The RNA shown here (transfer RNA) has 72 nucleotides and comes from Monoraphidium minutum. RNAcentral holds the sequence, with entries from ENA. Its Rfam family is "tRNA". The family's RNA type in Rfam is transfer RNA. The coordinates come from a structure-prediction model, not an experiment, and the mean pLDDT is 83.

RNA sequence: GCCCCAGUAACUCAAUGGGAGAGUGCCGUGCUUAUGACGCGGAAGUCGCGGGAUCGAAACCCGCCUGGGGCA
Numbered sequence: 001g002c003c004c005c006a007g008u009a010a011c012u013c014a015a016u017g018g019g020a021g022a023g024u025g026c027c028g029u030g031c032u033u034a035u036g037a038c039g040c041g042g043a044a045g046u047c048g049c050g051g052g053a054u055c056g057a058a059a060c061c062c063g064c065c066u067g068g069g070g071c072a
Stems, first nucleotide, its partner, number of pairs: 001071007010024004018055001026042005048064005
């Protein structure tokens, strides 16, 4: 330098173009003498960045950035 894959909540990951969710974690609460486990509730996201196409994008197109892998 070229090619491929990935980037979404603190972490691990979902989501066929109709407007973002789960588990774990965190906070509160119930239970318990207390902790844990278990139950209930809650907070937490410019969907890596910029642009384009579309009535509408996390998802499509282009460029860039970061990480991983391959070729030379």